[in-house]
RNA sequence: CUAUGACAAAGCCAAACCUCGGGUGACCGGGGGACGGAAAACCACGGGACUUACCUCGAGGUUACUCCCAACAAGUCGGCCGGGUUGCCGGA
Numbered sequence: 001c002u003a004u005g006a007c008a009a010a011g012c013c014a015a016a017c018c019u020c021g022g023g024u025g026a027c028c029g030g031g032g033g034a035c036g037g038a039a040a041a042c043c044a045c046g047g048g049a050c051u052u053a054c055c056u057c058g059a060g061g062u063u064a065c066u067c068c069c070a071a072c073a074a075g076u077c078g079g080c081c082g083g084g085u086u087g088c089c090g091g092a
Base pairs, nucleotide, nucleotide: 002092004090005089012037013036017032018031019030020029021028022027035079041085042084043083045082046081047080048077049076050075051074052073058067059066060065
C1' cells in the first nucleotide's frame, strides 16, 4: 500500500423500551438499558422513507372558530441503500 475479518486481545458505539428535556411533527439531546454493529465514525451529494403546527389554497360557519388538500417549498432519518472522507485491532 492492497484486499480481507477468526469462537483472538484491547477498547468503542448502542436498537427496542423506560425516564427527563426540546420540537407542530418526522425526530433530536441527557440518563438508564442492550437488539445489534468493523465503520452503527463524519458529510444530506444521488435514490428512498417519513414530517410539516402557524401561514397559504379550498370547504363549512353561530364570525368564536372547525375541517380538508397539496408540497413549488421547508425539514427529519447516516442503525434504509449507494457515493465521498477518515479510522482501531488481527493475520495475509